[in-house]
RNA sequence: CGCCGAACUCCCGGUUGGUCGCCGGGGGACGGGGGACCCAAGCAGUUGGGGCGAGUCGCGCAUGGUUGCGUGAGACGCAGGCUCUUUCAGCGUCAGCCCGUCAGCUAACCCCGCAGGCCGACGAAAGAGGAA
Numbered sequence: 001c002g003c004c005g006a007a008c009u010c011c012c013g014g015u016u017g018g019u020c021g022c023c024g025g026g027g028g029a030c031g032g033g034g035g036a037c038c039c040a041a042g043c044a045g046u047u048g049g050g051g052c053g054a055g056u057c058g059c060g061c062a063u064g065g066u067u068g069c070g071u072g073a074g075a076c077g078c079a080g081g082c083u084c085u086u087u088c089a090g091c092g093u094c095a096g097c098c099c100g101u102c103a104g105c106u107a108a109c110c111c112c113g114c115a116g117g118c119c120g121a122c123g124a125a126a127g128a129g130g131a132a
Stems, first nucleotide, its partner, number of pairs: 001080001002118003008028008030113005039104001048102001049099004056073007074094005082129007
């Protein structure tokens, strides 16, 4: 250089001998959350509930809670050969964090983020598109 991802880009200032990078501020793009009518849902109550994310669900056993083990289902992925789809056969992963008793949808409006990583796991066939 490239890849995954919303996590990029531009301007100003600082740092440096200078560039890159980094730090601070602002604009744009992008991502996420909250938030009416209408609609949806709707007896009341519940100790719970909800959000980001693929990272969840059921059953059995153990367990005070939590959680662990086993098993089944489900989800996402296999990231340097251009991209996507399908099929066959395989493989890897299922973490972490946040809100604080509150949240359906949701125009106006409001708020937040713009990180981190390339540890792990792929071969074959067919089709479509693109570039040179």